The part of an RNA shown here (large-subunit ribosomal RNA, domain I) has 549 nucleotides and comes from a Deltaproteobacteria bacterium. Its mean pLDDT, the model's own confidence on a scale to 100, is 84.

Context: one part of a larger RNA
RNA sequence: GGCGCGUGGUGGAUGCCUUGGCAUCGGGAGGCGAAGAAGGACGUGGACAGCUGCGAAAAGCUCCGGGGAGUCGCUAACAGACAGUGAUCCGGAGAUCUCCGAAUCGGGCAACCGUACGACGAUGAGUCGUAAGCUCGUGCUGAAUUCAUAGGCACGAUGCAGCCAACCAGGGGAACUGAAACAUCUAAGUACCCUGAGGAAUAGAAAUCAACCGAGAUUCCCCUAGUAGUGGCGAGCGAACGGGGAAUAGCCUAAACCAAGCUAGAGCAAUCUGGCUCGGGGUCGUGGGACUGCAACAUGGGAGAGUAGAGGCUAGUCGAACGGUCUGGAAAGGCCGGCCAAAGAAGGUGACAGCCCUGUACGCGAAAGCUCGAGCUCCCCUAGCAUGUUCCCGAGUACCGCAGGGCACGAGAAACCCGGCGGGAAUCUGGGGGGACCAUCCUCCAAGGCUAAAUACUACCCGAUGACCGAUAGUGCACAAGUACCGUGAGGGAAAGGUGAAAAGCACCCCGGCGAGGGGAGUGAAAUAGUACCUGAAACCGCGCGUCU
Numbered sequence: 001g002g003c004g005c006g007u008g009g010u011g012g013a014u015g016c017c018u019u020g021g022c023a024u025c026g027g028g029a030g031g032c033g034a035a036g037a038a039g040g041a042c043g044u045g046g047a048c049a050g051c052u053g054c055g056a057a058a059a060g061c062u063c064c065g066g067g068g069a070g071u072c073g074c075u076a077a078c079a080g081a082c083a084g085u086g087a088u089c090c091g092g093a094g095a096u097c098u099c100c101g102a103a104u105c106g107g108g109c110a111a112c113c114g115u116a117c118g119a120c121g122a123u124g125a126g127u128c129g130u131a132a133g134c135u136c137g138u139g140c141u142g143a144a145u146u147c148a149u150a151g152g153c154a155c156g157a158u159g160c161a162g163c164c165a166a167c168c169a170g171g172g173g174a175a176c177u178g179a180a181a182c183a184u185c186u187a188a189g190u191a192c193c194c195u196g197a198g199g200a201a202u203a204g205a206a207a208u209c210a211a212c213c214g215a216g217a218u219u220c221c222c223c224u225a226g227u228a229g230u231g232g233c234g235a236g237c238g239a240a241c242g243g244g245g246a247a248u249a250g251c252c253u254a255a256a257c258c259a260a261g262c263u264a265g266a267g268c269a270a271u272c273u274g275g276c277u278c279g280g281g282g283u284c285g286u287g288g289g290a291c292u293g294c295a296a297c298a299u300g301g302g303a304g305a306g307u308a309g310a311g312g313c314u315a316g317u318c319g320a321a322c323g324g325u326c327u328g329g330a331a332a333g334g335c336c337g338g339c340c341a342a343a344g345a346a347g348g349u350g351a352c353a354g355c356c357c358u359g360u361a362c363g364c365g366a367a368a369g370c371u372c373g374a375g376c377u378c379c380c381c382u383a384g385c386a387u388g389u390u391c392c393c394g395a396g397u398a399c400c401g402c403a404g405g406g407c408a409c410g411a412g413a414a415a416c417c418c419g420g421c422g423g424g425a426a427u428c429u430g431g432g433g434g435g436a437c438c439a440u441c442c443u444c445c446a447a448g449g450c451u452a453a454a455u456a457c458u459a460c461c462c463g464a465u466g467a468c469c470g471a472u473a474g475u476g477c478a479c480a481a482g483u484a485c486c487g488u489g490a491g492g493g494a495a496a497g498g499u500g501a502a503a504a505g506c507a508c509c510c511c512g513g514c515g516a517g518g519g520g521a522g523u524g525a526a527a528u529a530g531u532a533c534c535u536g537a538a539a540c541c542g543c544g545c546g547u548c549u
């Protein structure tokens, strides 16, 4: 020095564990903000670095309710306090709430600096209040420019602003890629940017489909169907009719006509004509309405407001049934004998507990706030018949042309829908559609508006579940984690869990530097469980013995 056996060190794999995650389901909630948000800075404790809470009234103050013995957060000890005159704690309501931040008196390098006016105060120190912009409304003023208008000023507003995960609508809008290259095409109206709204949004009550039979708003799902089509007929893209389900709900206006007010014109006047405003009327496609005549004064409905009051949410409460013995450090285990069960879900307790604890099942409960709201009250809406010579039925609209976009449909035979430019109708003897176009036939009334539910999503709260993870996994984070640290910055971004049943966390002695560390002693079932703490693999490093050279 090698090898072997044994025994240690180092190291932190493995096993077991779980406070944390992941995913899904059901319910709730779906907003907060100038009454100053979200998010922060700085403070705040007897002593306090961090986290948490709170705000100069500062781990808190007041009231109401719950609860019932300890309490002063994480956090032990010390000091000092509080508590059956009910503390701590839990729920509801309120008070306080520095400074920054939309930040809004002005400024500014966020958390800082500076100012005006008013009130109080003493004329002081100071305290309190007011003072941004836009929009809308009212009033007063008022240019160029006579009237006017623009503008200015004052007052008022429970108006706007800023934040927020996804879902939604609208305005813009790629490329990589695919086509085995690439240009039309695709990716894709995707990503991304912007605007706006709601708890959902959009859409929506036929100028729709259908096919000579009929249906009857919209939305969503399953089929139809990868069909018909479309397509450098390549890659690809990709319907509808119709059927089955979910959910169902329909309405208001414009106009004709009538009345009133204001106003302009005509007229001697009564009055007439025009314009504007408000009210009545009216709302349809077997065309409807107005006008005229007749009849009638009901019926049904509401998605509106309020409220008595069931229910629900925000604290809680009641809650059955077990002992002995053996092993053991410990019984929930073994053995023996019982009991409850509308409760044998689960968790904890010194090993595995229906009957020890917390719970679970069945029940019960709110002063206050919120939610819902059968019923009631109020409010709102709602009807017929007949005649036809009259009037009305949404205009720079329909439609046409040009060049585009959207439709599954790439200009194609290309209808239909949308906006740009140019041209430009009709009022029921009217107009649109039925995939060029025409006729016949059928069908429907555009150019105004509103509308629950079925549908989408989950930042947040509650409950439940898992052939999901178990500390290199599962979130980046089980722990002072978006922390430490890195970066000028945008931004990037960790590592790090486990003594024991209980600290019983090693009094005292010895070595040592009044060390570190160790040896005794003691605790404990165990200390090779000693806080560098469960288990403790391997690499790597020792020691002892054996053997080989």
Stems, first nucleotide, its partner, number of pairs: 001548009015534001016498002020469002022466007029458002031163002039100003042055003046078001050074002061094006070082003105114003115131006133160002135157007167198001168196005178185001182232001208215002219246005229237002250450003253394001257280002260277007285428001287393004291388001292386003300381003304378004311371004316364002322337005338355002340344001346358003399423004404418003409435001430445005485492002505533001508520004
About this RNA:
Taxonomically the source falls in Myxococcia (Bacteria, Pseudomonadati, Myxococcota).